The RNA shown here (SAM riboswitch aptamer (S box leader)) has 128 nucleotides and comes from Deinococcus ruber.
The RNAcentral record of the sequence draws on Rfam.
NCBI's taxonomy places the organism under Bacteria, Thermotogati, Deinococci, Deinococcales, Deinococcus.
It matches the Rfam family "SAM riboswitch aptamer (S box leader)". Rfam's curators write: The SAM riboswitch is found upstream of a number of genes which code for proteins involved in methionine or cysteine biosynthesis in Gram-positive bacteria.
The model forms 94% of the base pairs in the Rfam consensus.
[in-house]
RNA sequence: CCUUUAUCCAGAGCGCCCGAGAGACCUGGCUCACAGACGGCGCAGCAACCGGCCUUCAUCACGGCCACGGUGCUUCCUCCAGCCCGAAGCGACGGGUCAACGAUGACCGGAACUCGGAACGAUAAGGG
Numbered sequence: 001c002c003u004u005u006a007u008c009c010a011g012a013g014c015g016c017c018c019g020a021g022a023g024a025c026c027u028g029g030c031u032c033a034c035a036g037a038c039g040g041c042g043c044a045g046c047a048a049c050c051g052g053c054c055u056u057c058a059u060c061a062c063g064g065c066c067a068c069g070g071u072g073c074u075u076c077c078u079c080c081a082g083c084c085c086g087a088a089g090c091g092a093c094g095g096g097u098c099a100a101c102g103a104u105g106a107c108c109g110g111a112a113c114u115c116g117g118a119a120c121g122a123u124a125a126g127g128g
């Protein structure tokens, strides 16, 4: 770097240093930020992916416990949305057909919005 699987609306901050933007890319928003953000260091904390123990005749899976170690994380849902999909909901509008020949109903197509998914991203473990 590529890939597979799983998870991502929860949770968890203080001190010092730095000094201008930061939040993965792009766009539009939104949030934080010289009352010092972001980043770095120190300590602390949160979590429970790997790890240890239990559960079993035994192994795996599910589940429970632990938190030394490997890790990750400690603003805003992956901060929100966009570009893709849906026989999902709703439905402006339009057209033809049938009925009516007035309104309208059924059918078809359907912008926008809502919902769900995918994609993208992040983390862990395995493989290359």
Base pairs, nucleotide, nucleotide: 001128002127003126004125005124006123007122008121013043014042015041016040017039021032022031023030026082027081028080029079044074045073046072047071049070050069051066052065053064054063084117085116086115088114089113093109094108096107097106098105099104